The RNA shown here (transfer RNA) has 75 nucleotides and comes from Candidatus Omnitrophica bacterium 4484_171.
It matches the Rfam family "tRNA". By type it is a transfer RNA.
The same sequence occurs in records of 2 taxa.
Lineage of the source: Bacteria > Pseudomonadati > Candidatus Omnitrophota.
RNA sequence: GGCCCCAUCGUCUAGCCCGGUUUAGGAUGCGUGGUUCUCAGCCACGAGACACCGGUUCAAAUCCGGUUGGGGCUG
Numbered sequence: 001g002g003c004c005c006c007a008u009c010g011u012c013u014a015g016c017c018c019g020g021u022u023u024a025g026g027a028u029g030c031g032u033g034g035u036u037c038u039c040a041g042c043c044a045c046g047a048g049a050c051a052c053c054g055g056u057u058c059a060a061a062u063c064c065g066g067u068u069g070g071g072g073c074u075g
Base pairs, nucleotide, nucleotide: 001074002073003072004071005070006069007068010028011027012026013025020058030046031045032044033043034042035041051067052066053065054064055063
């Protein structure tokens, strides 16, 4: 240099292939309250995410192009 794969809450991950409504769901962590002499644990509630830019479309996390970052194969 060429080709391929990946990027979603703090972390891990579902959804993407096959576009659609209902708050983008779950686990863990975090905050508040309850339980407890206190802590842990348990229960309830809450905050928290589609890497970036553009395109297609009535509608994009999902499809297309590019960029950035990471990984793999190869000259």